Source information:
A computed fold for a 117-nucleotide RNA from a soil metagenome, annotated as SAM riboswitch aptamer (S box leader). The prediction has a mean pLDDT of 77. The sequence is in RNAcentral, with records from MGnify.
C1' cells in the first nucleotide's frame, strides 16, 4: 500500500515521579502516585491448532453461524470511560417568525489502534 474488525471481555504487586488519554476541541484519568517499565496474572478480536452445525459453485476444505458456534491459549494483540466523545458530510426531533445556530439521537466518511497479507 490492501483487507477485516471495535456499545463485549479482562488488574494486582514492585519500580518511577508529572504528566497521561494519537493529533485539536471537550471531557476525563493523575502525588489516595497515574503514564511507562518490570513480575505475575487475566482476556480471547486476528493467525495458528481441535470440533460441531447449515449451505452450495462439492473445494482435501469455499461460505454462514450478532465481538462470540465451541474448545485450547502456541504467535501477535488487550486488561478506564463505546476507538471516551466530536473533528468532514448528512438524516430526524426539539428551541427560534425563518435562515444562521444551539441541544439530543442517529447514518456514512476521515483520521488512528489492532490483525492478516
Nucleotide at each position: 500500500c490492501u483487507c477485516a474488525u471495535g456499545c463485549a471481555g479482562a488488574g494486582u504487586g514492585g519500580u518511577u515521579g508529572a504528566g497521561g488519554g494519537a493529533c485539536u476541541g471537550g471531557c476525563c484519568c493523575g502525588a489516595u502516585g497515574a503514564c511507562g517499565c518490570c513480575a505475575c496474572g487475566g482476556c480471547a478480536a486476528c493467525c495458528g491448532g481441535u470440533u460441531g452445525a447449515a449451505g452450495c459453485g462439492c473445494g482435501a476444505u469455499c461460505u454462514u453461524c450478532g465481538a462470540c458456534g465451541a474448545c485450547c491459549a502456541g504467535g501477535u494483540g488487550c486488561c478506564a470511560a463505546u476507538u471516551c466523545c466530536a473533528g468532514c458530510c448528512u438524516g430526524a426531533a426539539c428551541g427560534c417568525g425563518g435562515u444562521u445556530c444551539g441541544u439530543u439521537c442517529g447514518g456514512g466518511g476521515a483520521a488512528a489502534a489492532u490483525g492478516a497479507g

The model forms 97% of the base pairs in the Rfam consensus.